[in-house]
Context: one part of a larger RNA
RNA sequence: GACCGCGCCUCGUGCAAGGACGCUGGCUUAAUGGUCGCCGGCGGCCCGUCUUGAAACACGGACCAAGGAGUCGAACAUCCCCGCGAGUGUACGGGCCUAAAAAGCCCCGACGCGCAGCGAAGGCAAACGCAGGUGGGAACCCCCUCACGGGGGCGCACCGCCGGCCGAUCCCGAGGCACGCCGAGGGACUCGAGCAGGAGCGCGGCUGUUCGGACCCGAAAGAUGGUGAACUAUGCCCGCGUAGGGUGAAGCCAGGGGAAACCCUGGUGGAGGCCCGCAGCGGUUCUGACGUGCAAAUCGAUCGUCAAACGUGGGCAUGGGGGCGAAAGACUAAUCGAACCAUCUAGUAGCUGGUUUCCGCCGAAGUUUCCCUCAGGAUAGCGGCGCCGAUCUCAGUUUUAUGAGGUAGAGCGAAUGAUUAGGGACCCGGGGGCGCUGUUAAGCCUUCAUCCAUUCUCAAACUCUGAAUGCGUAAGAAGCCCCCGUCGCCCAGGCGGACGGGGGCCUUCGAAUGCAACGGCGCUAGUGGGCCAUUUUUGGUAAGCAGAACUGGCGAUGCGGUAUGAACCGAACGCGGGGUUAAGGCGCCGGAGUGGACGCUCAUGAGACACCACAAAAGGCGUUAGCACAUCUUGACAGCAGGGCGGUGGCCAUGGAAGUCGGAAUCCGCUAAGGACUGUGUAACAACUCACCUGCCGAAUGUGCUAGCCCUGAAAAUGGAUGGCGCUCAAGCGUCCCGCCCAUACCCCGCCCCCCGGGCAGGCCCGAGGCCCGGGGGAGUAGGCGGACGCGGGGGUCCGCGGCGAAGCCCAGGGCGUGAGCCCGGGUCGAGCGGCCCCUGGUGCAGAUCUUGGU
Numbered sequence: 001g002a003c004c005g006c007g008c009c010u011c012g013u014g015c016a017a018g019g020a021c022g023c024u025g026g027c028u029u030a031a032u033g034g035u036c037g038c039c040g041g042c043g044g045c046c047c048g049u050c051u052u053g054a055a056a057c058a059c060g061g062a063c064c065a066a067g068g069a070g071u072c073g074a075a076c077a078u079c080c081c082c083g084c085g086a087g088u089g090u091a092c093g094g095g096c097c098u099a100a101a102a103a104g105c106c107c108c109g110a111c112g113c114g115c116a117g118c119g120a121a122g123g124c125a126a127a128c129g130c131a132g133g134u135g136g137g138a139a140c141c142c143c144c145u146c147a148c149g150g151g152g153g154c155g156c157a158c159c160g161c162c163g164g165c166c167g168a169u170c171c172c173g174a175g176g177c178a179c180g181c182c183g184a185g186g187g188a189c190u191c192g193a194g195c196a197g198g199a200g201c202g203c204g205g206c207u208g209u210u211c212g213g214a215c216c217c218g219a220a221a222g223a224u225g226g227u228g229a230a231c232u233a234u235g236c237c238c239g240c241g242u243a244g245g246g247u248g249a250a251g252c253c254a255g256g257g258g259a260a261a262c263c264c265u266g267g268u269g270g271a272g273g274c275c276c277g278c279a280g281c282g283g284u285u286c287u288g289a290c291g292u293g294c295a296a297a298u299c300g301a302u303c304g305u306c307a308a309a310c311g312u313g314g315g316c317a318u319g320g321g322g323g324c325g326a327a328a329g330a331c332u333a334a335u336c337g338a339a340c341c342a343u344c345u346a347g348u349a350g351c352u353g354g355u356u357u358c359c360g361c362c363g364a365a366g367u368u369u370c371c372c373u374c375a376g377g378a379u380a381g382c383g384g385c386g387c388c389g390a391u392c393u394c395a396g397u398u399u400u401a402u403g404a405g406g407u408a409g410a411g412c413g414a415a416u417g418a419u420u421a422g423g424g425a426c427c428c429g430g431g432g433g434c435g436c437u438g439u440u441a442a443g444c445c446u447u448c449a450u451c452c453a454u455u456c457u458c459a460a461a462c463u464c465u466g467a468a469u470g471c472g473u474a475a476g477a478a479g480c481c482c483c484c485g486u487c488g489c490c491c492a493g494g495c496g497g498a499c500g501g502g503g504g505c506c507u508u509c510g511a512a513u514g515c516a517a518c519g520g521c522g523c524u525a526g527u528g529g530g531c532c533a534u535u536u537u538u539g540g541u542a543a544g545c546a547g548a549a550c551u552g553g554c555g556a557u558g559c560g561g562u563a564u565g566a567a568c569c570g571a572a573c574g575c576g577g578g579g580u581u582a583a584g585g586c587g588c589c590g591g592a593g594u595g596g597a598c599g600c601u602c603a604u605g606a607g608a609c610a611c612c613a614c615a616a617a618a619g620g621c622g623u624u625a626g627c628a629c630a631u632c633u634u635g636a637c638a639g640c641a642g643g644g645c646g647g648u649g650g651c652c653a654u655g656g657a658a659g660u661c662g663g664a665a666u667c668c669g670c671u672a673a674g675g676a677c678u679g680u681g682u683a684a685c686a687a688c689u690c691a692c693c694u695g696c697c698g699a700a701u702g703u704g705c706u707a708g709c710c711c712u713g714a715a716a717a718u719g720g721a722u723g724g725c726g727c728u729c730a731a732g733c734g735u736c737c738c739g740c741c742c743a744u745a746c747c748c749c750g751c752c753c754c755c756c757g758g759g760c761a762g763g764c765c766c767g768a769g770g771c772c773c774g775g776g777g778g779a780g781u782a783g784g785c786g787g788a789c790g791c792g793g794g795g796g797u798c799c800g801c802g803g804c805g806a807a808g809c810c811c812a813g814g815g816c817g818u819g820a821g822c823c824c825g826g827g828u829c830g831a832g833c834g835g836c837c838c839c840u841g842g843u844g845c846a847g848a849u850c851u852u853g854g855u
Base pairs, nucleotide, nucleotide: 046061047060048059049058062855063854064853065852066851067850070355072212073211074210075209076208077207079205080204082202083201084200087113088112089111092109093107094106095105096104117124118123132162133161134160135159136158140153141152142151143150144149164195165194166192167191168190169188170187171186172185175182176181177180215354216353218351222344223343224342225341226340227339233318234317235316236315237314238313239312240311241310244276245275246274247272251268252267253266254265255264256263257262280305281304282303285301286300288299289298320336322332323331357788358787359786360785361784362783367380369378370377371376381527382526383524384523385522386521387520388519389518394514395513397512398511399475400474401473402472403471409465410463411462416459417458418457421454423452424451425450429448430447431446432445433444434443479505480504481503482502483501484500485499486498487497489496530554531553532552533551535549536548537547538546539545559570560569561568574751575750576749577748578747579746580745584741585740586739587725588724589723593738595737596736597735598734599733600732607727618712619711620710622709623708624707625706626705627704628703629702630701631700639696640695641694642693643692645669646668647667651663652662675690679688680687752778753777754776755775756774757773758772759771760770789844791841792840793839794838795837796836797835798834800833801832808828809827810826811825813824814823815822816821
């Protein structure tokens, strides 16, 4: 390239299948449908909550009913609907209406906002213009064309740029004069919330912000005014109470002694914050009893005190930043490091907890900056919704072109800095030694420094060099070319450059890819604790440690796999049916191989799949594979056997030492070979053995090393985990091949919803909130937006329903809707109730140690 086949698109014809709407038939009376109970298999951890992360050994939650939390007002902001519009609104006043009002209607003015701004202010105050020019720009008009389309004109809104005007500020200043001012006009990268043929005002609504109790519940505090000393603390007044026993102060008496003072003895006496002890008062120990008690402090036994700082009744007094206190911050009415009651008060809380129906669409952040900021805010970022203008373009990509760079690597016989080793040189320098010598000085050796040529190793704050990746810019109409003009720049020059005007080019719109679409404006939520992984990286001995960077993830996310599991691997999700795979698996649990091939491994604690749930140095004659060097048919290695001698009991040493306690040496001879001896042995010898040689035998042998599997190394607390069972030519380890299993992934089909594109109701009516065709999409916490369901009350409507039975309640009866829910049927019951269109709200509960009641 040709031909053939297949697929796709269009047309025609035929057939089939499927779908929509409508009509209709057959079968079935218990079933393939609904529901209840029981049994078995599979999946499945408890909700709510704060959190990076909850099934948590984090907190709340026994159960049921009822109640229970973003409301209302004002102001402002954006947007939307409606009315009027250079105005608009009115709740003030007057009039009409009315029995009188309210509502409604009419009128007047004043007032609010708007119609002009600028300036601190005095004050001044928006036209050179058809309210300018220019680039873009919808629609409209004209011409050519059958049409598509093309050319020309006028050019809205809006956007960019230039110019003009008003005010402020600054400068120049004609001219005028009553000399201090007035001031046309001109100008300035200066400032303005301005003008440039108005857009506002009012009612209502959504959202947001602020102020109000401001979504609900909750403090510790603060303040004001009162009530309390019936408990208890202390004081005063008037009362009451306290067996029995012991001890025996002073004083007194008697006797005795003494010169006396006085002393001794016996008695008497009856003192004491004295003793024992009853009552009383108290309250030590049993850490007894009790501990939903007899009791919000009791009971028993034991114990302290018991004539006093004693106990107690009554009265009176002291009051809350006050009292009272033998002092404990004790007590002040079961309350005290500041009582109780009421009020301010619904105090405040950046903190904790809770916050009530459904579906659909989109969908975050834990970062920046600032803050008496670090449990919080503001600000930017990220999300949502709305609006405007477009088809111009756009890009986490590539290519091409061009630009900036100093990281990785590299370099150090290149600079800087660090740094090892020798070599050379000796001019100069330092130390030590030798040496001639009386000294100086020279000389020699050595060492260090210095210099020269080499050599080894380095640098975040070194570098001659220098990537990859990443980053900027460009890839055309705002372009390219020609002509004219302006200029205070440039120039010798009408050269140039910039700008302005006119004309031409009239399109392959100027690289690829992309079923991608863009640009602008307004309002605004949440977030502002993050965490993980690969790679890079800082601190740290390290960490499931702390801190960064890029990207991806978890958070906010399910699904298949790793037994299990936030983050790993695969892959992201509407509801179903069929098919096929990913990751991972295929002995049984368990869907799929007791599949095939070749090796390795035996474990008296084998092994068994990334992240990952550990193991090292070091060892092994366990076994396997290999590397190196030796030995060997001139017969090795191993085994058995024979020999294994002489000088010599070498020398020294020693009590002794004859191969073998020790020391120094370690020769010669004969031999096939035999050490002045490898070990056993003796007091010393002896004896045995080895090295060495030979015979028999007949093919491999010795040593060192490497790395596979296996073994040692390898000890912990409940009993235990390749996930379990179990597995041994494997169901382990290594390598290869084939088949098979299944995810919400991929493919096909049906259905639902959303979005986009296109077409449209033509002949009666209704009808765009609709109909038809095609395509794409569907995860989601905080959060935004949209559409719905249900409840109470009100207005309208349905000549709505109702004792021929309303509502409510109950039901393994039927049906509709994705759902919130709704309709019908049956039962119960007995008087009211509903649909639709609107208005309105004290409108939806599982949680708040919620409230009340019940169990």

Predicted 3D model of an 855-nucleotide part of an RNA (large-subunit ribosomal RNA, domain II) from Thalassodendromyces purpureus. Rfam family: Eukaryotic large subunit ribosomal RNA. Its Rfam clan is "LSU clan". Rfam 15.1 lists 107,465 matches to the family in 2,616 species. A reference for the family is Yusupov et al. (2001), "Crystal structure of the ribosome at 5.5 A resolution", Science.